Source information
A computed fold for a 106-nucleotide RNA from Dermacoccus nishinomiyaensis, annotated as TPP riboswitch aptamer (THI element). The coordinates come from a structure-prediction model, not an experiment, and the mean pLDDT is 75. Of the family's consensus pairs, 92% are formed in the model.

[in-house]
RNA sequence: AGCCCGUCACACGGGAGCCCGAGGCGCGGGCUGAGAGGGCAUCGCCAUGCCGACCGUCCAACCUGAUGCGGUUCAUGCCGCCGUAGGGAGUGUUCGAUCCUGGCUA
Numbered sequence: 001a002g003c004c005c006g007u008c009a010c011a012c013g014g015g016a017g018c019c020c021g022a023g024g025c026g027c028g029g030g031c032u033g034a035g036a037g038g039g040c041a042u043c044g045c046c047a048u049g050c051c052g053a054c055c056g057u058c059c060a061a062c063c064u065g066a067u068g069c070g071g072u073u074c075a076u077g078c079c080g081c082c083g084u085a086g087g088g089a090g091u092g093u094u095c096g097a098u099c100c101u102g103g104c105u106a
Base pairs, nucleotide, nucleotide: 001105002104003103004102005096006095008092009091010090011057012056013055014054017031018030019029020028021027023046024045025044026043038051039050040049041048042047062087063086064085068081069080070079071078
């Protein structure tokens, strides 16, 4: 000096299902999960937006195919197939987060 791994900062991307119960308020309980709704606002019928939490930024979260196929379950992407599928969001003049000097090459 370069490459790789990790930390930090800021930025960006993503999802919120199923079952039961009721209730007036957008709730309570249960299941699987990293996460399934914590706060504010709007509006209305049980929702939408912003923020937070959580996960992911190319060994990639998540989406499409999909009102798919097989299995399980009270039920559900709950498990598997599809899937070496197609799409898909990053930079750094932050450092080494192990007690302390991260590893490799020149």